Predicted 3D model of a 75-nucleotide RNA (transfer RNA) from a Nitrososphaerota archaeon.
RNA sequence: GCCCCGGUGGUGUAGCUCGGCCUAGCAUUGGAGCCUGUCACGCUUUAGACGCGGGUUCAAAUCCCGCCCGGGGCG
Numbered sequence: 001g002c003c004c005c006g007g008u009g010g011u012g013u014a015g016c017u018c019g020g021c022c023u024a025g026c027a028u029u030g031g032a033g034c035c036u037g038u039c040a041c042g043c044u045u046u047a048g049a050c051g052c053g054g055g056u057u058c059a060a061a062u063c064c065c066g067c068c069c070g071g072g073g074c075g
Base pairs, nucleotide, nucleotide: 001074002073003072004071005070006069007068010028011027012026013025020058029047030046031045032044033043034042051067052066053065054064055063
């Protein structure tokens, strides 16, 4: 230098093919509450995310372009 894969709450992960569906889901974590003699478990509720910029579109996490970061391969 070229090719491939990936980047989503504090952490892990789904959603990307086929653009739209309820507040971007699930688990975990934090706050509050219920339960309990207390703790744990369990239950309810709440907080928190699409790497950055641009484009297409009525509408972009999803499609297109560039860049950044991580991993792998080739030279």
Notes: The RNAcentral record of the sequence draws on ENA. Rfam family: tRNA. Rfam classes the family as a transfer RNA. Gene Ontology term of the family: triplet codon-amino acid adaptor activity. The coordinates come from a structure-prediction model, not an experiment, and the mean pLDDT is 80. NCBI's taxonomy places the organism under Archaea, Thermoproteati, Nitrososphaerota.